[in-house]
About this RNA
This is a predicted structure of an 83-nucleotide RNA (c-di-GMP-I riboswitch aptamer) from Anaerocolumna sedimenticola. Taxonomically the source falls in Anaerocolumna (Bacteria, Bacillati, Bacillota, Clostridia). It matches the Rfam family "c-di-GMP-I riboswitch aptamer". Gene Ontology term of the family: cyclic-di-GMP binding.
RNA sequence: GAAUAAUGCUAGCAAACCUGCCUAAAGGCAGCGGCGCAAAACUAAAGGGCCUAAACUAACAGGUAUGGCAGCCAGUUGCAAUA
Repeated sequence: GAAUAAUGCUAGCAAACCUGCCUAAAGGCAGCGGCGCAAAACUAAAGGGCCUAAACUAACAGGUAUGGCAGCCAGUUGCAAUA
């Protein structure tokens, strides 16, 4: 110096609820808040999976992503000290 494993000082991020705004919705942004996270950093047709269904289609029901979710798995990158 590199790889792997678990750990996490100092730091970091920020769930749900609530408020305001955008949106057809899912969901997103900001504030509050703190459930948790050793990657809760990045990546959304070009890995899988999941959510929504405006438009379109169907006309019992429904179907469908060009819309979303990375704090679902996954891929990429990465800090400290120890073994």